[in-house]
Large-subunit ribosomal RNA, domain III from a metagenome, 390 nucleotides, folded computationally. The prediction has a mean pLDDT of 80. The full RNA is in RNAcentral, with records from SILVA.
Context: one part of a larger RNA
RNA sequence: GAGUAACGAAAGAAGGGUGAGAAUCCCUUCCACCGAUUGCCCAAGGAUUCCUGAGUAAAGUUCGUCUGCUCAGGGUUAGUCAGGACCUAAGGCGAGGCCGAAAGGCGUAGUCGAUGGCCAACGGGUUGAUAUUCCCGUACCACGUCGCGUUCGUUUGACCGAUGGGGGGACGAGGAAGGCUAUGGGAGCCCAGGCGAUAGUUGUCCUGGGGUAAGCGUGUAGGGGUGGUUCUAGGCAAAUCCGGAACCGCAUUAACCUGAGACGCGAUGCCAGCUGGCUUUAAGCCGGCGAGUCCCGGACGCCAAGCCUCCAAGAAAAGCCUCUAGGGAGAACGCGCGUGCCUGUACCAAAACCGACACAGGUGGGCAAGUGGAGAACACUAAGGUGAUC
Numbered sequence: 001g002a003g004u005a006a007c008g009a010a011a012g013a014a015g016g017g018u019g020a021g022a023a024u025c026c027c028u029u030c031c032a033c034c035g036a037u038u039g040c041c042c043a044a045g046g047a048u049u050c051c052u053g054a055g056u057a058a059a060g061u062u063c064g065u066c067u068g069c070u071c072a073g074g075g076u077u078a079g080u081c082a083g084g085a086c087c088u089a090a091g092g093c094g095a096g097g098c099c100g101a102a103a104g105g106c107g108u109a110g111u112c113g114a115u116g117g118c119c120a121a122c123g124g125g126u127u128g129a130u131a132u133u134c135c136c137g138u139a140c141c142a143c144g145u146c147g148c149g150u151u152c153g154u155u156u157g158a159c160c161g162a163u164g165g166g167g168g169g170a171c172g173a174g175g176a177a178g179g180c181u182a183u184g185g186g187a188g189c190c191c192a193g194g195c196g197a198u199a200g201u202u203g204u205c206c207u208g209g210g211g212u213a214a215g216c217g218u219g220u221a222g223g224g225g226u227g228g229u230u231c232u233a234g235g236c237a238a239a240u241c242c243g244g245a246a247c248c249g250c251a252u253u254a255a256c257c258u259g260a261g262a263c264g265c266g267a268u269g270c271c272a273g274c275u276g277g278c279u280u281u282a283a284g285c286c287g288g289c290g291a292g293u294c295c296c297g298g299a300c301g302c303c304a305a306g307c308c309u310c311c312a313a314g315a316a317a318a319g320c321c322u323c324u325a326g327g328g329a330g331a332a333c334g335c336g337c338g339u340g341c342c343u344g345u346a347c348c349a350a351a352a353c354c355g356a357c358a359c360a361g362g363u364g365g366g367c368a369a370g371u372g373g374a375g376a377a378c379a380c381u382a383a384g385g386u387g388a389u390c
Base pairs, nucleotide, nucleotide: 012030013029014028015027016026017025031387032386033385034384039367040366041365042364045348046347049346050074051073052072053071054070055069059067060066079140080139081344082343083342084341086117087116091112092111093110097106098105099104121138122137123136124135125134141340142339143338144337145336147335148334149333150332151331152330159327160326164323165322166321167320172310173309174308175307178303179302180301184296185295186294187293189210190209191208192207193206194205195203211270212269215265216264217263218262222258223257224256225250226249227248228247229246230245231244232243234242235241271292273289274288275287276286277285278284311314353362354361369381370380371379372378
């Protein structure tokens, strides 16, 4: 220079409280903003920032009694969620091996490696802070089992069964129609409460609500044609399996396989809503009543990896099914009982991540209501959140 520029997109006001001190902290009432997001849930990343109590030197673009700050204490509970004890992709490593002065490079068998495959739990309640993890209720999966029951079997072989064979898993793009559900809207019907400061207000009145999972049972709309016998140079051995050939059935509204939804149980429960009592009036506690139906719209979700069409012809492996090789004296199934390991789980998703900052930037996925509208545009709103630190 200069007490100058700036104080980083944005709406706050009043009353009350706390306190030494209040525009800034807390509460209340208005007002305003976002609302395909400024809401809710997760992946990555961060690593205690979470909750409670105490504090105000510094941090906070002002203030500060406040805080993602300081100090102290507390907090993350799993057979089923995610990952591992399963599988493989790109890629990595790589016994032998090949190459190379050395270091090392490549690579077979193999072994790792999710962003993919496989795989059993839902609803409600609860804490100051965790919950598909705790509690209540109702389930499911795997393994084991001195128990009980049924059936079969002991060479005329019950049952188990590959590290091997086969099937399956298993996949592109575009398009179209149908059936549903989620969510939503309405109700003169049902439930709870109300009956009016002003024309009306016991009425076709006003306000609010009318919810409920996994699992088990039934097996529907829809989709697929399906089974048997004989033979068999293939599937590195074998095969009753697969492939190939021939023949014979059933069928086109059937059977069988698959399969949303719906209905019943789950639920004489829980919950929303309304309401009573108690008291240390709180981050409360204990109760009571309790309808839960009908109609309409309707998905980008489910049936569906379905169906139709097209050419550029669209991962792998395991789980799973089956076949033998083989094992084999008790076995299978049902009920009952028992067992169920390790890691993650707080909090943020932007003031907590990446940008030197409490930075108008960047950051993957899911949910996605109402009125108007073709619409996830846009405008105004709901739930919910916020008033952006002079």